[in-house]
The prediction has a mean pLDDT of 80. A computed fold for a 73-nucleotide RNA from a Mollicutes bacterium, annotated as transfer RNA. The sequence was found in a public genome assembly. Taxonomically the source falls in Mollicutes (Bacteria, Bacillati, Mycoplasmatota). Its Rfam family is "tRNA". About the family: Transfer RNA (tRNA) molecules are approximately 80 nucleotides in length. It is annotated as a transfer RNA.
RNA sequence: GCCUCAAUAGCUCAGUCGGUAGAGCACACGGCUGUUAACCGUUAGGUCAUAGGUUCGAGUCCUAUUUGAGGCG
Numbered sequence: 001g002c003c004u005c006a007a008u009a010g011c012u013c014a015g016u017c018g019g020u021a022g023a024g025c026a027c028a029c030g031g032c033u034g035u036u037a038a039c040c041g042u043u044a045g046g047u048c049a050u051a052g053g054u055u056c057g058a059g060u061c062c063u064a065u066u067u068g069a070g071g072c073g
Stems, first nucleotide, its partner, number of pairs: 001072007010025004019056001028042004049065005
């Protein structure tokens, strides 16, 4: 220098053929109890890496860039 893959909640990850973003764990609150843990319930938490483009509509498609991993020279 070129190519491939990845980037979504605090963490690990889903998200189908483009149609209003989810789970588990953790945190907070509540229940349970002599108390803690465990268990059960509820809530909150998102600039979907960044910037553009296409589209009525983009996490998803296109382009550039950034970061990480791998490969070729």